A computed fold for a 100-nucleotide RNA from an uncultured Sphingomonadales bacterium, annotated as Glycine riboswitch aptamer. The sequence was found by an Rfam model in a public genome assembly.
[in-house]
RNA sequence: CUGAUCAGUGCGGGAGAGUCCCGGUGAUUCGAAAGGAUCAUUGGGCGCCGAAGGAGCAACCGCCCCGGAAUCUCUCAGGCACCCGGACCGUGUUGAUCGA
Numbered sequence: 001c002u003g004a005u006c007a008g009u010g011c012g013g014g015a016g017a018g019u020c021c022c023g024g025u026g027a028u029u030c031g032a033a034a035g036g037a038u039c040a041u042u043g044g045g046c047g048c049c050g051a052a053g054g055a056g057c058a059a060c061c062g063c064c065c066c067g068g069a070a071u072c073u074c075u076c077a078g079g080c081a082c083c084c085g086g087a088c089c090g091u092g093u094u095g096a097u098c099g100a
Stems, first nucleotide, its partner, number of pairs: 003098011018046001020045011047080003053076001054074003060068003
């Protein structure tokens, strides 16, 4: 100096699946009352999704004892209007290692 790999970070893109059902509490509001409507919050139930994380098998790879290993599988966790999140991709930047 430029390139490669890894990690962090800024920006952009980024799918899937119920704004489901039942109940409690509070506020506002309608009503003579019983009760109803809206919002917030909370408990439970069933159904569903896979791309935070986690776990399992494995093609394959290695230094071949053993280890690494997915977008596959599971659904513990997470999620199922919007927002947030989001594997991964692109791009900028910082650091480490290697290389010329």